This is a predicted structure of a 121-nucleotide RNA (SAM riboswitch aptamer (S box leader)) from Melghiribacillus thermohalophilus.
The sequence was found by an Rfam model in a public genome assembly.
Its Rfam family is "SAM riboswitch aptamer (S box leader)". The literature on the family includes a 1998 paper in Mol Microbiol by Grundy and Henkin, "The S box regulon: a new global transcription termination control system for methionine and cysteine biosynthesis genes in gram-positive bacteria". About the family: The SAM riboswitch is found upstream of a number of genes which code for proteins involved in methionine or cysteine biosynthesis in Gram-positive bacteria.
Of the family's consensus pairs, 97% are formed in the model.
The organism belongs to Melghiribacillus, within Bacteria.
RNA sequence: UUCUUAUCGAGAGAGGCGGAGGGACUGGCCCGAAGAAGCCCGGCAACCAUCAAGCAGCAGCGAGCUGUUUGAAACGGUGCCAAAUCCUGCAGAGCCUGAAGAUGGCUCUGGGAGAUGAGGA
Numbered sequence: 001u002u003c004u005u006a007u008c009g010a011g012a013g014a015g016g017c018g019g020a021g022g023g024a025c026u027g028g029c030c031c032g033a034a035g036a037a038g039c040c041c042g043g044c045a046a047c048c049a050u051c052a053a054g055c056a057g058c059a060g061c062g063a064g065c066u067g068u069u070u071g072a073a074a075c076g077g078u079g080c081c082a083a084a085u086c087c088u089g090c091a092g093a094g095c096c097u098g099a100a101g102a103u104g105g106c107u108c109u110g111g112g113a114g115a116u117g118a119g120g121a
Base pairs, nucleotide, nucleotide: 001121002120003119004118005117006116007115008114013041015040016039017038021031022030023029025089027087028086042081043080044079047077048076050072051071052070053069054068055067056066057065058064085113090110091109092108093107094106095105096104
């Protein structure tokens, strides 16, 4: 960098340094000198790993292994700590406005893009 897969409306400081930017991108809408990014401390969370139990399969049916479910645990590997992934970008459906088409508004579904974990190249 890319592929597969799972998840993405919950949760997380009135701290220190720092000084103007930040929320991926588009268009919006926001956050920010009552102090942004970043760093440190602090915290949240069970994705992987770990432990226990149930079930299924495998195993000279032994030791044990694999899958799955539930629980424990933040000591290990990551991650995260404004707003739904802040909304939205493509397609479709319903409703409203309108004489009708279009435009516009609201709601929903799917998709795209993105983020994070795990596995692979």